[in-house]
RNA sequence: CUCUUAUCGAGAGCGGUGGAGGGACUGGCCCUAUGAAACCCGGCAACCAAACUUACACGUUGUAAGUUCAGGUGCUAAAUCCUGCAGAACACGUUUGUGUUCUGAAAGAUAAGAG
Numbered sequence: 001c002u003c004u005u006a007u008c009g010a011g012a013g014c015g016g017u018g019g020a021g022g023g024a025c026u027g028g029c030c031c032u033a034u035g036a037a038a039c040c041c042g043g044c045a046a047c048c049a050a051a052c053u054u055a056c057a058c059g060u061u062g063u064a065a066g067u068u069c070a071g072g073u074g075c076u077a078a079a080u081c082c083u084g085c086a087g088a089a090c091a092c093g094u095u096u097g098u099g100u101u102c103u104g105a106a107a108g109a110u111a112a113g114a115g
Stems, first nucleotide, its partner, number of pairs: 001115008013041001015040003021031003025084001027082002042076003047072002050068008080107001085104008
């Protein structure tokens, strides 16, 4: 970097260093010198790992559900901040369309596995 599977409306600092940018990208809309990014500390969560319980399968381990823990990651403004593509319903306009709501995809993020 690519592929597969799962999840993405919950949660988390009034700390230190640092000094201007950040929210992936588009268009918006926001955050930011009342201090951005980044780093440290703190915190949240529980994907994987570990321990245990139950059920099922079975050739002694595997699968599913649950509990505990916090070793490997992750996360710590706003729903993945909204949106981009397609469909449905409704409203307006009726030539193409516009708006709202919902559903599904795409893109992205994270975990685990494979190449």

The RNA shown here (SAM riboswitch aptamer (S box leader)) has 115 nucleotides and comes from Fictibacillus aquaticus. The organism belongs to Fictibacillus, within Bacteria. It was read from a public genome assembly, where an Rfam model found it.